The prediction has a mean pLDDT of 80. A computed fold for a 464-nucleotide part of an RNA from a bacterium, annotated as small-subunit ribosomal RNA, 3' major domain.

Context: one part of a larger RNA
RNA sequence: AGACGGGGACUCGCACAAGCAGUGGAUUAUGUGGUUUAAUUCGACGAUAAACGAAAAACCUCACCAGGGUUUGAAACCUACGUGAAAGCUUCUGGAAACAGAAGCCCUCGCAAGACUAGUAGGCAGGUGCUGCAUGGCCGUCGUCAGUUCGUGGUUUGAAUUGUUCCCUUCAGUGGGGUAACGAACGCAACCCUCGUCGUGUGUUACAAGUGUCACACGAGACUGCCCCCUCUCGGGGGAGGAAGGUGAGGAUGACGCCAGGUCAGCAUGGCCCUUUGAUACCCUGGGCUACACACAUAAUACAAUCGCCGUUACAACAUGACGCAAUACCGUAAGGUGGAGCAAAUCAUUAGAAAAACGGCGCCAGUUCGGAUUGAGGUCUGCAACUCGACCUCAUGAAGCCGGAAUUGCUAGUAAUCGCGGGUCAGCCAUACCGCGGUGAAUACGUUCUCAAGUCUUGUACU
Numbered sequence: 001a002g003a004c005g006g007g008g009a010c011u012c013g014c015a016c017a018a019g020c021a022g023u024g025g026a027u028u029a030u031g032u033g034g035u036u037u038a039a040u041u042c043g044a045c046g047a048u049a050a051a052c053g054a055a056a057a058a059c060c061u062c063a064c065c066a067g068g069g070u071u072u073g074a075a076a077c078c079u080a081c082g083u084g085a086a087a088g089c090u091u092c093u094g095g096a097a098a099c100a101g102a103a104g105c106c107c108u109c110g111c112a113a114g115a116c117u118a119g120u121a122g123g124c125a126g127g128u129g130c131u132g133c134a135u136g137g138c139c140g141u142c143g144u145c146a147g148u149u150c151g152u153g154g155u156u157u158g159a160a161u162u163g164u165u166c167c168c169u170u171c172a173g174u175g176g177g178g179u180a181a182c183g184a185a186c187g188c189a190a191c192c193c194u195c196g197u198c199g200u201g202u203g204u205u206a207c208a209a210g211u212g213u214c215a216c217a218c219g220a221g222a223c224u225g226c227c228c229c230c231u232c233u234c235g236g237g238g239g240a241g242g243a244a245g246g247u248g249a250g251g252a253u254g255a256c257g258c259c260a261g262g263u264c265a266g267c268a269u270g271g272c273c274c275u276u277u278g279a280u281a282c283c284c285u286g287g288g289c290u291a292c293a294c295a296c297a298u299a300a301u302a303c304a305a306u307c308g309c310c311g312u313u314a315c316a317a318c319a320u321g322a323c324g325c326a327a328u329a330c331c332g333u334a335a336g337g338u339g340g341a342g343c344a345a346a347u348c349a350u351u352a353g354a355a356a357a358a359c360g361g362c363g364c365c366a367g368u369u370c371g372g373a374u375u376g377a378g379g380u381c382u383g384c385a386a387c388u389c390g391a392c393c394u395c396a397u398g399a400a401g402c403c404g405g406a407a408u409u410g411c412u413a414g415u416a417a418u419c420g421c422g423g424g425u426c427a428g429c430c431a432u433a434c435c436g437c438g439g440u441g442a443a444u445a446c447g448u449u450c451u452c453a454a455g456u457c458u459u460g461u462a463c464u
Stems, first nucleotide, its partner, number of pairs: 001464002003461003007458005013452001015448002019411005026301008034292002042053002064287007073124001077123005084116001088105007108115002126274002129272003135268002137263003140259001142257001147186006153162003166177003192251004197220007207210001223245001226239005303404001307363007319350003324343002329338003370401001375396007417440007
């Protein structure tokens, strides 16, 4: 100087408390461990692994397994020799295909030099093989916590220290005062984006058809500016006006560093290893990653009457669309099919009457008109192909479950809770996931004793 303390003082955080909804019990989905397996590819393991890499495992992906095949190689560059249909296409044979063999078609461009090219030989390729404890880059965490340092000067034998401590204040090392310090840098804040109010301009594809709802652009507006109180100042409490009030709300933005944290399987890359006899490279068929006594994690759906079912009646926003979105119409109980108006989209479509909500009716507390797992049968769609292993529809079936032990999570406002909608990935989809969008819309916070985490100063130490 740090680190630590069941030391102290002060401060702070959904940390506790006060509340609301959960998890832990059930079923299912997904991930992980374990077990099994020819293989169940690999990585990630307290916080900081476990709906994580994976924003889509039927083939492909693919790295795993079984079997078949290739060896200058699936693709690239160079050198030498060398060919001018070798290749390719069609047919045939073997085959699961890859591939192997045979026959036919087929003699490149250029005046030329030459170019291009099969093949052969060589240099080499190739590797999702190992090492994240050799690395770059990127990322997680402490933590959006308020800290981390430097120059000159001062102090000290020196390591070091001061500045950065103290008082007040702040979300903040924020600001003020004081001060052997004076200044400065990275962080804080501001500058950036979105939303909320107003003005001006513009006006198609929007709308009520001549306005400015709306859209875009540019500006204005908020600064403790004004009033009262406290305060030496900085600032704090209350109020007015205002769309908005004291950081207006949200986002992006993550200091010096820490964990030899994660990633050699995104990519790049040092070293090592495998490949002149058939490989750890490459191609193909099939299988596996989807197994199942069990354990854990994250979710979805429920256990019902603030509910379920049926009918009727309303109101969104974000988005997406040409290998596409697809209307009207017709067929089908439905999934869907036929067909194809319109639209490269403020024009057309997805899109509907979004769902919860409202109104009317039935159910009357039961394993039920709750709940929907599981199973049987029949279908639809995508795709070369749904057996392993897809989604959806209809009919039938109708499991566990009556609110969950110890323990434990999230959240302070348009938040929690609840309701639906869209997108990416994508042929299809195991999405209940993820990323967004809007609708309805609460309760509670006395307070900081305690739990956890953090910060500043100080104290002790046999630790570094």